[in-house]
RNA sequence: GCUGACAUAGCACAAUGGUAGUGCACUUCCAUGGUAAGGAAGAGGUUAUGAGUUCGAUCCUCAUUGUCAGCA
Numbered sequence: 001g002c003u004g005a006c007a008u009a010g011c012a013c014a015a016u017g018g019u020a021g022u023g024c025a026c027u028u029c030c031a032u033g034g035u036a037a038g039g040a041a042g043a044g045g046u047u048a049u050g051a052g053u054u055c056g057a058u059c060c061u062c063a064u065u066g067u068c069a070g071c072a
Base pairs, nucleotide, nucleotide: 001071002070003069004068005067006066007065010024011023012022013021018055026042027041028040029039030038048064049063050062051061052060
């Protein structure tokens, strides 16, 4: 330099057009003599950034940024 993949909650990951969820972690409560385990409820997201297509974009298209891999 070229090609490809990836970017979603604090962490690890789902969701492939119809307003985003799971596990762990976090908060409150229950329970225990107390702790761990367990049970119930809850909070937490400008879906990397910008533009485009569409009635509607996490999803499709383009550019940019970053990470990883391959080729030279």
Molecule: transfer RNA
Organism: Haloplasma contractile SSD-17B